[in-house]
Source information:
This is a predicted structure of a 346-nucleotide part of an RNA (small-subunit ribosomal RNA, central domain) from an uncultured bacterium.

Context: one part of a larger RNA
RNA sequence: UUGGGUUUAAAGGGUGCGUAGGCGGGCUAAUAAGUCAGUGGUGAAAGUUUGCAGCUUAACUGUAAAAUUGCCAUUGAAACUGUUAGUCUUGAGUACAGUAGAGGUAGGCGGAAUGUGUAGUGUAGCGGUGAAAUGCAUAGAUAUUACACAGAACACCAAUUGCGUAGGCAGCUUACUGGAGUGUCACUGACGCUGAGGCACGAUAGCGUGGGGAUCAAACAGGAUUAGAUACCCUGGUAGUCCACGCCGUAAACGAUGAUUACUAACUGUUUGCGAUAUAAUGUAAGUGGUACAGAGAAAUCGUUAAGUAAUCCACCUGGGGAGUACGCCGGCAACGGUGAAACUC
Numbered sequence: 001u002u003g004g005g006u007u008u009a010a011a012g013g014g015u016g017c018g019u020a021g022g023c024g025g026g027c028u029a030a031u032a033a034g035u036c037a038g039u040g041g042u043g044a045a046a047g048u049u050u051g052c053a054g055c056u057u058a059a060c061u062g063u064a065a066a067a068u069u070g071c072c073a074u075u076g077a078a079a080c081u082g083u084u085a086g087u088c089u090u091g092a093g094u095a096c097a098g099u100a101g102a103g104g105u106a107g108g109c110g111g112a113a114u115g116u117g118u119a120g121u122g123u124a125g126c127g128g129u130g131a132a133a134u135g136c137a138u139a140g141a142u143a144u145u146a147c148a149c150a151g152a153a154c155a156c157c158a159a160u161u162g163c164g165u166a167g168g169c170a171g172c173u174u175a176c177u178g179g180a181g182u183g184u185c186a187c188u189g190a191c192g193c194u195g196a197g198g199c200a201c202g203a204u205a206g207c208g209u210g211g212g213g214a215u216c217a218a219a220c221a222g223g224a225u226u227a228g229a230u231a232c233c234c235u236g237g238u239a240g241u242c243c244a245c246g247c248c249g250u251a252a253a254c255g256a257u258g259a260u261u262a263c264u265a266a267c268u269g270u271u272u273g274c275g276a277u278a279u280a281a282u283g284u285a286a287g288u289g290g291u292a293c294a295g296a297g298a299a300a301u302c303g304u305u306a307a308g309u310a311a312u313c314c315a316c317c318u319g320g321g322g323a324g325u326a327c328g329c330c331g332g333c334a335a336c337g338g339u340g341a342a343a344c345u346c
Base pairs, nucleotide, nucleotide: 004317005316006315007300008299012314014201015200016199017198021194022193023192025088026087027086028085029084030083031082033081034080035077036076037075038074039073040072041071042070048066049065050064051063052062053061054060091191092188093187094186095184096183097182099180103177104176105175106174107173108172109171110154114150115149116148117147118146119145120144121143125136126135162169163168206247207246208245209244210243211242216240220236221235222234223233258313259312260311261310262309263308266291267290268289269288270287271286272285273284274283295302296301319346320345321344328339329338330337331336
């Protein structure tokens, strides 16, 4: 390389949009680029393969044929692919009418809890642990009552629930706004699928500037534990956690399962539509769960939400370590990220 693979053995890009490219629905006509058939030219010789012949044989040599799978020209074929023209509606989209939703952004409001402050009551402990101590407290703590302030998070409802491309999204309410699904089958008429590069989004942590700072809490300090204890436990506590703007661009970014399309027994929950609701009748569509046939799989298991049967396109893998390292390049304020070896070794 061919082949084989990618849930868990190496391997699906974190996610989307989309450029080039690749692939692409039904019918009709034309064309003849691909395709197929015939003919001609060319494809040096030697070599190779086969037949025959010559040196006594062989090696070797001669001769004839084949092969040279290619290229060019020409004459035809027209199913398939392409191209051109026309047409269709089932793929795709639009319109109209309902529907559901923690989808997003920006305001406003609310109660519980926590902490702090002020005032009252009240007196000797509180707190914490396996047990303690550090700590707090007669300068009146803890507890309790009233008032005030601050910041952050939204108990119950709450659910294999819902929404979102993924990350993710949950108190109530207002404004703006994205998408989905269902029904009608009105309109457009293949407008589609995938997508190298590219662009955008992207938890937490971290970074920059300015705010904010209740709680929790890396670092740090002290108390314990211990042989030691740079830990686990306890008392404190700063960055951070929160907001605005700008970076970073990584995660077990997981369903460890790329996207799209078609096909392949059933049963049973549940969400949201439509339909039917007695002249009726357990339907249908889109999700989301649990079993399970065929089939698949090394097995665990998967099984119409496939890891089954097929097709198209992209990404990725090729023994372990060295190593996601070195070097170079690109990005970044930095931290670091992306790309990504080899020697050597087993």